[in-house]
RNA sequence: GAGUUUGAUCCUGGCUCAGAAUCAACGCUGGCGGCGUGCCUAACACAUGCAAGUCGAACGCGACCAGGGGCUUCGGUUCCUGGUUGAGUGGCGAACGGGUGAGUAACACGUGGGUGAUCUACCUUCGAGCGGGGGAUAACGUUCCGAAAGGAACGCUAAUACCGCAUGACGUCCUGGGUUUAAAGACCUGGAGACCAAAGCUAGGGACCGCAAGGCCUGGCACUUGAAGAGGAGCCCGCGUCCGAUUAGCUAGUUGGUAGGGUAAUGGCCUACCAAGGCGACGAUCAGUAGCUGGUCUGAGAGGACGGCCAGCCACACUGGCACUGACACACGGGCCAGACUCCUACGGGAGGCAGCAGUGGGGAAUUUUGGGCAAUGGGCGAAAGCCUGACCCAGCAACGCCGCGUGAGGGAGGAAAUCCUUCGGGAUGUAAACCUCACAAGCAAGGGAAGAGAGCUAUGGGCUGAAUAAUCCCAUGGUGCGACGGUACCUUGCGUAAGCCACGGCUAACUACGUGCCAGCAGCCGCGGUAAUACGUAGGUGGCAAGCGUUGUUCGGAAUUAUUGGGCGUAAAGGGCGCGUAGGUGGUUUGUUAAGUCGGCUGUGAAAGCCCGGGGCUCAACCCCGGAGGGUCAGCCGAUACUGGCAGACUAGAGUACGGAAGAGGUAGCUGGAAUUCCCGGUGUAGCGGUGAAAUGCGUAGAUAUCGGGAGGAACACCUGAGGCGAAGGCGGGCUACUGGGCCGAUACUGACGCUGAUGCGCGAAAGCCAGGGGAGCGAACGGGAUUAGAUACCCCGGUAGUCCACGCCCUAAACGAUGUCGACUGGUUGUUGGUGGGGUUAAACCCAUUAGUAACGAAGCUAACGCGUGAAGUCGACCGCCUGGGGAGUACGACCGCAAGGUUAAAACUCAAAGGAAUUGACGGGGACCCGCACAAGCGGUGGAUGAUGUGGAUUAAUUCGAUGCAACGCGAAGAACCUUACCUACCCUUGACAUGUACGGAAGCCUGCUGAGAGGUGGGCGUGCCCGAAAGGGAGCCGUAACACAGGUGCUGCAUGGCUGUCGUCAGCUCGUGUCGUGAGAUGUUGGGUUAAGUCCCGCAACGAGCGCAACCCUUGUCACUAGUUGCUACGCAAGGGCACUCUAGUGAGACUGCCGGUGACAAACCGGAGGAAGGUGGGGAUGACGUCAAGUCCUCAUGGCCCUUAUAGGUGGGGCUACACACGUCAUACAAUGGCCGGUACAAAGGGCUGCCAACCCGCGAGGGGGAGCUAAUCCCAUAAAACCGGUCGUAGUCCGGAUCGCAGUCUGCAACUCGACUGCGUGAAGUCGGAAUCGCUAGUAAUCGUGGAUCAGAAUGUCACGGUGAAUACGUUCCCGGGUCUUGUACACAC
Repeated sequence: GAGUUUGAUCCUGGCUCAGAAUCAACGCUGGCGGCGUGCCUAACACAUGCAAGUCGAACGCGACCAGGGGCUUCGGUUCCUGGUUGAGUGGCGAACGGGUGAGUAACACGUGGGUGAUCUACCUUCGAGCGGGGGAUAACGUUCCGAAAGGAACGCUAAUACCGCAUGACGUCCUGGGUUUAAAGACCUGGAGACCAAAGCUAGGGACCGCAAGGCCUGGCACUUGAAGAGGAGCCCGCGUCCGAUUAGCUAGUUGGUAGGGUAAUGGCCUACCAAGGCGACGAUCAGUAGCUGGUCUGAGAGGACGGCCAGCCACACUGGCACUGACACACGGGCCAGACUCCUACGGGAGGCAGCAGUGGGGAAUUUUGGGCAAUGGGCGAAAGCCUGACCCAGCAACGCCGCGUGAGGGAGGAAAUCCUUCGGGAUGUAAACCUCACAAGCAAGGGAAGAGAGCUAUGGGCUGAAUAAUCCCAUGGUGCGACGGUACCUUGCGUAAGCCACGGCUAACUACGUGCCAGCAGCCGCGGUAAUACGUAGGUGGCAAGCGUUGUUCGGAAUUAUUGGGCGUAAAGGGCGCGUAGGUGGUUUGUUAAGUCGGCUGUGAAAGCCCGGGGCUCAACCCCGGAGGGUCAGCCGAUACUGGCAGACUAGAGUACGGAAGAGGUAGCUGGAAUUCCCGGUGUAGCGGUGAAAUGCGUAGAUAUCGGGAGGAACACCUGAGGCGAAGGCGGGCUACUGGGCCGAUACUGACGCUGAUGCGCGAAAGCCAGGGGAGCGAACGGGAUUAGAUACCCCGGUAGUCCACGCCCUAAACGAUGUCGACUGGUUGUUGGUGGGGUUAAACCCAUUAGUAACGAAGCUAACGCGUGAAGUCGACCGCCUGGGGAGUACGACCGCAAGGUUAAAACUCAAAGGAAUUGACGGGGACCCGCACAAGCGGUGGAUGAUGUGGAUUAAUUCGAUGCAACGCGAAGAACCUUACCUACCCUUGACAUGUACGGAAGCCUGCUGAGAGGUGGGCGUGCCCGAAAGGGAGCCGUAACACAGGUGCUGCAUGGCUGUCGUCAGCUCGUGUCGUGAGAUGUUGGGUUAAGUCCCGCAACGAGCGCAACCCUUGUCACUAGUUGCUACGCAAGGGCACUCUAGUGAGACUGCCGGUGACAAACCGGAGGAAGGUGGGGAUGACGUCAAGUCCUCAUGGCCCUUAUAGGUGGGGCUACACACGUCAUACAAUGGCCGGUACAAAGGGCUGCCAACCCGCGAGGGGGAGCUAAUCCCAUAAAACCGGUCGUAGUCCGGAUCGCAGUCUGCAACUCGACUGCGUGAAGUCGGAAUCGCUAGUAAUCGUGGAUCAGAAUGUCACGGUGAAUACGUUCCCGGGUCUUGUACACAC
């Protein structure tokens, strides 16, 4: 920096990611080199080999070899010299080097000091010395024990082994004096004393001595004793160094002293005695964890994490303990004891210690060769040569890490093949390949071939020492000579070879296809996958890194997410319930002094390596080398003195005391008052009272309630009473008295910083609760009863115990809240109120001004995520305390403390989630509020729900009962009309380029008539027949038919949740938005809210808004009036008719008319509303068309179109028959009724709007009728359908299952049609079911409406109770908006947002 809480926003806050690193491991892959690194686990156990020896110039002995001598039986034997070697005596080393990190929280480590409290082998420098004796012992020999390891006895022998003696101070001890110092055991100077040494070996050699060895001299090495140095070691001290207080007290050699012991040395280190101390909240003790450091990783830094390799220190060496030797050890490859384990054994007894280098087993995710060499560096011994050295140098294994190199370079197509995608045109891989030219790193082969080497030995020359030309030692030059790595690096020539891994939804660079279908799987977080997955798997392509790439683990970072740098606490996690006060922290003005803090300078140290800078060496780099710089809260010295601190003094502004006032439910104790409730007694009085939404339980005729009088008892104190007062908080309310705390105001005096805060501690602390006692009126957990309810362990009612009250003692918690710690300072104001004081004013008040202490409201700057806070801060600062660090688990468990108990305080973890949260925004919702509307309710009229039938649906049935529609908004819906057809379904029989389209080839004109067979589709034959255009003809072409093969056709198959289009619905509801501006961090707000008004976001006014768009309205159609024009088929004031006329009706075209225009009132001088006039019509005149942004993944793939999927002799196509019409049931919508406002019979009047040539069909005739015959008229204002019916007049019926009702059934018919069986409509006669007005519930309608009456059309061969349209007759009611339903606006709450 990003992702992730939300519909969106801001904030808080956690989780996650991108980076770097790694002693790593795992998966896939793997060309080379250089430099590094490599048991993090079992300090588990270890086979085998090696890792510490060396010196013969300390010593004796043995063996072998060489040379020499003696003896010899010539086999040998013995002696001497030299060399090699074995064990032993002796010396030095073995305490280094190498490994590991178990233990250790400690003077272990780091850093700086001290040692006046010490030691130091080998090495260096300086001084002195090295005389003279003695006795042993291993080896060895003999004997013996034992399996072995090993041991015993006797005997011999040497030394640089061991022991006396001598000499000896500048040594040590004892004891005086002096100097220095802070002090002392330091230094100087005396004294009588005491004590302590030694070893030789070797090289060379003149004189001298000696039989010889040799003495002797010179040199070297060794030795003894001192003094000093260097390096090393011991001890002591200051400071630093993990976590836990759910470890708070620890300690008996403990703390100190005296004396002694011990040590190289101080010291309780040890012992005896004496005293009673010592440590601890600045964290003792205990528990856990851990080797420490230089440094390493990360980080801007401060920090955080780590301590592998390398280097310093420490500790350890199977486990525990102990000492010996030694200069140094309590000793990795020494010893003793004990233990565990392993091995050998003759069972008696012995041996061993890889945390050395390799290696083995084991453990583990995991870590190498039983390699080469001492050539180099370093170490031990030695005079040296040299020997030893798993230290070390090299090699081997491992991509474990870092660094470097390569896998080729140039050219090469509008671009091969292949693969992938595709809109089928093409695009991508891609200059990539092929091909041409060129070049050579690693490997192999061949040739050449290092540096790393300095020593040593030898020769010559020179020098020191020396009597010496000898010897030793030093220097120079020449020669000789030593290489594990390794024939390696490097040079030259030839041949010819090498890319993977991960990712591609966002974070995060990189996209398509197929497969799969919440499956398989992915996933770091958010999250993908339920049939079109850029997220799974594969492929193509792309991105990133590259001999590696990913994953996992771990650390730091990002994380300001423990905040010193650098956070917070009103509501997000977080102020302790409140006070007093200890330690601590912090502190007013001023003078002097000091110099602890602070600042400056110098010195010392802060090892090397590492980091950084400069330079250099490997071809570069990694790596290595040289130089520099840097690094401490370190130490010492000198200086500065402002500030802080210390000390001393002074001051008064902080704080306090005294004095004078006034206020107050401040506290404690005592006394006391009235009202009310209840109870008791008495009177009056009678049937109820009480209680609730309504009731009931309850009380009451044994006299309640009500009312009057009297009494008892307990608790609480109306009015005053307030945003009022007091108190630290909890809290405090009748009156009086006593005692008592605190605050406020005023003016003066005094003290002189005495202050603030406050861990632990102490005290107070509502209510409830506890203990034992009192009290108990009312109220009242628990409990009983009555209601409510599905239930009601509740809400409501009737009762009622603890308790509430008092006194003593506990408990110690609350939303103990201002959710705001205490104290102080500073920073605009306004208003109310309480207590003071001063001034003005008043007779007194009221009132005004100023000031002070409280308490409220609003607000500036500022702050805040916002809300909000705002001199009473949540502003700006200071001091101190408390607290927070994601949600849940959990304020829980365990432990501890407190409590009589209840419980309280303190206070985790496992596990789990990706959030949990705060504030604000827009919606939605509310059995929230305000306002408004709608046949929404109400008021009415008529229905549905009951019956029968029709029709649709569900269900069940079936071979099939095709499919769709399913709350409103499916159900007389798609379907404006299923006997066949339709038809999509079932069954049977057929067909396969197909019933239909386009293309190719061939043939034929097309077409017409006809036989057989079959249920038909179809199958199989016969006959007739030649058209149009071009052309002379042959032939060709268009159209049509047939055949063949293939591309393809076809699908009412799936997905309406892939879609277009169309439609329903909210809803003809009044809303939905935008631009600019403004406000807000932002989502958003404003506008569109408000006051009025309207059917309306309609209009007016106001307003940080001003405008605009889609909606509303209007424009359109129709209807109502009139005028004009035009009159045939229409009309008729003329007429018998023809004709005339066009006034009227009507037809159909153009206009007029209505706009709140006029008047009055109301209203705000507005919009508008109310009333009125005129008018055919009045406030939208009635009706229709017209449906904003959007909602319902609403409906439709079966109207059509269409992506994807599926079928292809079938899921396509044809035909016959059947089905969609079935039927125990259930529902919706209708029809007809149940009758007298009626039925029936007779008579008689008045419409509108339509349709008609495959048609409507008149008159007339036949039939009871459906209908039949008939044929005029009509392509329609002409003719026909076509008598409208209800109404009206008259008659009859008389309340009945009827003269109501017509279902059902029987018989006989008519019509349509190829055909009425399944399954049509109609007619006549007969039959005459249910039904007597319909439970809960529910629907429509506000006027020419409901209701009622008939008429017509579309579809259609036929088949409406459906549907669409038409007219006739023609009501009732609306107080009103409380309620139900739906909707709109504003507001409010919200833990809702797929939104109740």